[in-house]
RNA sequence: AGAGUUUGAUCAUGGCUCAGGAUGAACGCUGGCUGUGUGCCUAAUACAUGCAUGUUGAACGAAGCACUUGUGCUUAGUAGCGAAUGGGUGAGUAACACGUACUUAACCUACCCCCAAGUUUGGGACAACAGUUGGAAACGACUGCUAAUACCGAAUAUUCUAUUUAAUCGCAUGAUUUUAUAGUGAAAGGACCGUUUGGUCCGCUAGGGGAUGGGAGUGCGGUACAUUAGUUAGUUGGUGGGGUAAAGGCCUACCAAGACGAUGAUGUAUAGCGGGGUUGAGAAGCUGAUCCGCCACACUGGGACUGAGAUACGGCCCAGACUCCUACGGGAGGCAGCAGUAGGGAAUUUUCCACAAUGAGCGAAAGCUUGAUGGAGCGACACAGCGUGCAGGAUGAAGGUCUUCGGAUUGUAAACUGCUGUUAUAAGGGAAGAACAACUAGCAUAGGAAAUGAUGUUAGCCUGACGGUACCUUAUCAGAAAGCACCGGCAAACUAUGUGCCAGCAGCCGCGGUAAUACAUAGGGUGCAAGCGUUAUCCGGAAUUAUUGGGCGUAAAGCGUCUGUAGGUGGUUUAUUAAGUUUGAAGUUAAAGCCUGGGGCUCAACCCCAGCCCGCUUUGAAUACUGAUAGACUAGAGUUAUAGAGAGGUUAGUGGAACUCCUUGUGAAGCGGUGGAAUGCGUAGAUAUAAGGAAGAACACCAAUAGCGAAGGCAGCUAACUGGAUAUAUACUGACACUCAGAGACGAAAGUGUGGGGAGCAAAUAGGAUUAGAUACCCUAGUAGUCCACACCGUAAACGAUGUUCGUUAGAUGGUGGAUUUAUUUCACUGUCACAGCUAACGCAUUAAACGAACCGCCUGAGUAGUAUGCUCGCAAGAGUGAAACUUAAAUGAAUUGACGGGGACCCGCACAAGCGGUGGAGCAUGUGGUUUAAUUUGAAGAUACGCGGAGAACCUUACCCAGACUUGACAUCUUCCGCAAAGGCCUAGAAAUAGGUUGGAGGUUAACGGAAUGACAGAUGGUGCAUGGUUGUCGUCAGCUCGUGCCGUGAGGUGUUCGGUUAAGUCCGACAACGAGCGCAACCCCUGUCUUUAGUUACUAACAUUAAGUUGAGGACUCUAGAGAGACUGCCUGGGUAACCAGGAGGAAGGUGGGGACGACGUCAAAUCAUCAUGCCUCUUACGUCUGGGGCUACACACGUGCUACAAUGGCCGGUACAAAGGGAAGCAAUAUCGCGAGAUUGAGCAAACCCCAAAAAACCGGUCUCAGUUCGGAUCGAAGUCUGCAACUCGACUUCGUGAAGUCGGAAUCGCUAGUAAUCGUAGGUCAGCAAUACUACGGUGAAUACGUUCUCGGGUCUUGUACACACCGCCCGUCACACCAUGGGAGUUGGUAAUGCCCGAAGCCGGAUAGUUAACUUCGGAUGCUACUGUCUAAGGCAGGACCGAUGACUGGGGUGAAGUCGUAACAAGGUAUCCCUACGAGAACGUGGGGAUGGAUCACCU
Repeated sequence: AGAGUUUGAUCAUGGCUCAGGAUGAACGCUGGCUGUGUGCCUAAUACAUGCAUGUUGAACGAAGCACUUGUGCUUAGUAGCGAAUGGGUGAGUAACACGUACUUAACCUACCCCCAAGUUUGGGACAACAGUUGGAAACGACUGCUAAUACCGAAUAUUCUAUUUAAUCGCAUGAUUUUAUAGUGAAAGGACCGUUUGGUCCGCUAGGGGAUGGGAGUGCGGUACAUUAGUUAGUUGGUGGGGUAAAGGCCUACCAAGACGAUGAUGUAUAGCGGGGUUGAGAAGCUGAUCCGCCACACUGGGACUGAGAUACGGCCCAGACUCCUACGGGAGGCAGCAGUAGGGAAUUUUCCACAAUGAGCGAAAGCUUGAUGGAGCGACACAGCGUGCAGGAUGAAGGUCUUCGGAUUGUAAACUGCUGUUAUAAGGGAAGAACAACUAGCAUAGGAAAUGAUGUUAGCCUGACGGUACCUUAUCAGAAAGCACCGGCAAACUAUGUGCCAGCAGCCGCGGUAAUACAUAGGGUGCAAGCGUUAUCCGGAAUUAUUGGGCGUAAAGCGUCUGUAGGUGGUUUAUUAAGUUUGAAGUUAAAGCCUGGGGCUCAACCCCAGCCCGCUUUGAAUACUGAUAGACUAGAGUUAUAGAGAGGUUAGUGGAACUCCUUGUGAAGCGGUGGAAUGCGUAGAUAUAAGGAAGAACACCAAUAGCGAAGGCAGCUAACUGGAUAUAUACUGACACUCAGAGACGAAAGUGUGGGGAGCAAAUAGGAUUAGAUACCCUAGUAGUCCACACCGUAAACGAUGUUCGUUAGAUGGUGGAUUUAUUUCACUGUCACAGCUAACGCAUUAAACGAACCGCCUGAGUAGUAUGCUCGCAAGAGUGAAACUUAAAUGAAUUGACGGGGACCCGCACAAGCGGUGGAGCAUGUGGUUUAAUUUGAAGAUACGCGGAGAACCUUACCCAGACUUGACAUCUUCCGCAAAGGCCUAGAAAUAGGUUGGAGGUUAACGGAAUGACAGAUGGUGCAUGGUUGUCGUCAGCUCGUGCCGUGAGGUGUUCGGUUAAGUCCGACAACGAGCGCAACCCCUGUCUUUAGUUACUAACAUUAAGUUGAGGACUCUAGAGAGACUGCCUGGGUAACCAGGAGGAAGGUGGGGACGACGUCAAAUCAUCAUGCCUCUUACGUCUGGGGCUACACACGUGCUACAAUGGCCGGUACAAAGGGAAGCAAUAUCGCGAGAUUGAGCAAACCCCAAAAAACCGGUCUCAGUUCGGAUCGAAGUCUGCAACUCGACUUCGUGAAGUCGGAAUCGCUAGUAAUCGUAGGUCAGCAAUACUACGGUGAAUACGUUCUCGGGUCUUGUACACACCGCCCGUCACACCAUGGGAGUUGGUAAUGCCCGAAGCCGGAUAGUUAACUUCGGAUGCUACUGUCUAAGGCAGGACCGAUGACUGGGGUGAAGUCGUAACAAGGUAUCCCUACGAGAACGUGGGGAUGGAUCACCU
């Protein structure tokens, strides 16, 4: 200090998540030691048992015990002090409770200290005890005796209290000193000493002072909610009285009507507060365990008593709930003290030791008591420290894991050798913490007559729970001591096996569907370590509530606009003041803690010492700025005058055009409407046309990025009334200003109420169309409404999506209105472009979204939702304010690259058009689907499957079916054994495989041949083309696809590659922040077209001979063959053009890539193929392998594709005559001859081929015939007879001959090919192959056209541009109803529980009051006083009744919401989304939605303007 996650990628915005630290923690696995801390966060739930507050005999009487017989000890009771401290808990409390700083001139204070004074004199009782007696008990009742430091009376008082006199002082009431009068006190006590009056000590009384501890008051500070806005009757104040230690409505009577509150009263919810703890750089956030201070509470509620102090945790009374005892009459109790128990809970300890230390209470003291405290025990709960060994040791052992089988790794790790002994175990020694006090002995000091005594000091004596603990010494053994989490990224660390969207993981992103570094296990590794992980909570990161330190044009966010109150802020200048501000000093800021510096435990944790400390208060000083007070100024603001501009507003009047309606004339069949129609109107005369009339609404042209207005908004003309702005000029006022919570006013359209009006338009509605449907778009009608008056509503994309005001900061160019005046002027308003600057970018840019100032409003992930609920407003519609549960990891903005568009521009292609010929109709062939079947093996599926794999299924092929056989196998390698038994021929059985017999005799001895056995293995056309290689199709022979450097951009990216031309072409040229380059294009290669040259056999033949014949000589000229070359390059000319290039021409065999082929960029389709082959993984192994026979792949109602043959006269048939090219041939092609009508048969010359053969080319041409018919067209089908191949033509071959002679007369919608030697048409050959279902495929030549105006449209492609909510990329995305399941939530007749109040009733205990009755030792003036009990009044807890308020829980039913696998209906939105979308409003509709009115651009396209 950051990181992951939205996207194809990017930058923002924005949330979610992670890495860090912390904890009174808990859970999982594991666990050696020590020290120091710490330990019911939940039920303030209930508690068994024990203990936690007693002490004093030197206050008192008495009883008992012991002996040393006058002493000691024990104790119930009386009495004193204490029990209000200590200890626990956090329920209540939002408060002077707490913190801090003050005040108390409004107060108290036991014990303690100091000062000064005193301690005189009397009296009567009551406990204990004894006796009687009640009760189960708790506990009493009566009678009698007795003491005191218990109780009571009297004397004494200068300081005390009340009243009062005088003086001084202060801060108003007052304070201090002083005078007089009245009142008020005690224990003759206890102990010790002493010769006595006595003395000493502890006590006691009154007073003053101090200290300590408290009471009360005040300023300031620290929660949430306004969906809590009004609260309050003792309430606010006064007077009198009461009460208290004390001021005060604290209480009471009367009087007044106040008091608090948007600076948040009241109410509700939550909460003990602080020192501190934790996180953070800090500001700050969260928190309030342990320790310290304060407060509150003590089963719940109320109350007082005692006392210095309590409204009292281990006291009392009453009420209530609960528990216990009971003899049913009545009693007892309060662990939120220490242990402990039950319960609750994820969860929190021993019913321990000791008063040795520190402290507390009592006591003269010894001492006693002390669950305070000191310690120990339990718990890895936390922090800190230590250990589990150290050194050497390579054959890099064994084992494990992985492996490319070589090795690597675990790993110096182990074994093994040497060493050490922290800890452990054993033995021995052994602390500090202890200082006192008291006592004994001595000394000193002050005083005293002395003694006791007081104070100080020395010595002695004595005290340890922890604990024989810490620590030390010695001995022994490497012996007894390592785990946990993680290893996809964030985030350090990787492989194997298993599993197969299963099991599971997960903090976020996400992993798992057969090769998972993400699950589980193992090996290895990383991190931390007696711990490690997980969970929970808090802070941080988060600048994600932003004071430090954010934003609001489009991401969430500017109120629709203005006026204006409180508030906030405020021009120049002078003086005063000193509130803010600055600075000095003082007080305080408890201790502990943090931090800094020292010190002590072996270190550390821990502990000790010192320093530091925000803030608050008091006080001195300063006066620049802000404030306050007083005054001045004119630059802000306003007033006045003069002008001109304007759809600014309100009211009244008035004008013409148009629409509609009415009347009349003319007129005659349609009109109207649409993409096309129909509904509708019209012979009862429409539409059209002319004239006249009526009514309502709106104001063409001018007209405009023109004007005016705060916004909404405003438009014929005239008049009246009226608001604002602007310019100029001088005069005046003198800061009068800006903004503005609440408040008020205005506020489009729609809508509402009442009354008018109603021409046109037009929600709803009706009808007609469209459509699968059409509650829509289109059409015909049409009602509210639109208009007016008055009154409501108060919302809009009320937008510049930009709050108002002021100042500062380059320019250029338009428009409107002024002024001086004619300039490069200036003022105000309104547009466009653009610099700096800003911005995430887009963009804004003197009219800011720049730089500054002031004030207001608003935002904080998305959905739920602008919904629910509550409240306010409204006649209603509805408006304003405005959540949560739950769900989710994104939602969003701008820009980029693609893709797409029923967006645009340009270009190309047999893409269309123009032509020619087809398919689709018939018959047949062939392939596919479907069906059938035992099987009809299988793949291919739009284009890019379907005469395709298959260049040839009778058996074989063959993968399928039936049947029969084999099991190391039909085939390969290895191991062991056997050896004359091989192959082949013949015979037998069988369908064959196979089995048996016979003949035969190869090869071999290292066994290479044959057989047998054994197991490793063979084998698979079994699966996965979505695990793959290779190969192939397609876009597409389309012109594209990229890179380096540079430049631009935050970036993705862009530029180059765009633009203007040109081309078949990203071909080339020009321009240009680009300059170059690569893969593609083209060229290089092959065939073909011309020529030259070389070579002439099997080819050729001009000349010379020769023949039937290039037959043979001969020739090397020609053709041809096949080698090498030439040739074409826009090279030349003309014209156009900057150029590239284009058009034309010449020459030439060929002219503008001459024609054809091979050649296929980056990539797309998880395209095809595991059945060509190869191959990972999976599966089968007497079978999914192998062999054999037969069958099937050839089935047949039907559908589709591709073809052949036809339908005829451009033809059929017969006869005759010509002209090719390219191929093939030895298990072959086969001439010739003979036979057969023919297929063919017999024979076999020649030829491994420019030699021989297949081989006849056909269309064509010549002649003849047929004459428009289902024919002399057409040939399917069927019958008969044959030929050939082959083991074998039945299923299921081809061909021949004779006979038969079907459909078909040019083909619906639709659709295919082709641009020249092409289409069309005619034959020929080849491959496969025994033969052939070939009409297919691949080649070859012969004859040989027509048409292209052109790019509007269809399809496909390319480039640029535009929109996008798409990126799996339109076969995209996505909305709503309905159906099903689950979840949370609103309403709900009600039901139920709680909280705080109100009214009434009843009213315990108790304080205070009353006065009647009873009773009463001390005192008495004998009357009484005083006390007590009963009675009674006010107040009042609990309780009862009543109606409301608020908050929960639950509720039949019901509303919407969310989430779910691939459900149903449509297709609303995103492209012009196919009717542009959206906002407000109204109506309607299964649903998304539709329509009307007004508005926005956050609309594409085209045109026009600026």
Small-subunit ribosomal RNA from an uncultured bacterium, 1506 nucleotides, folded computationally. Its Rfam family is "Bacterial small subunit ribosomal RNA".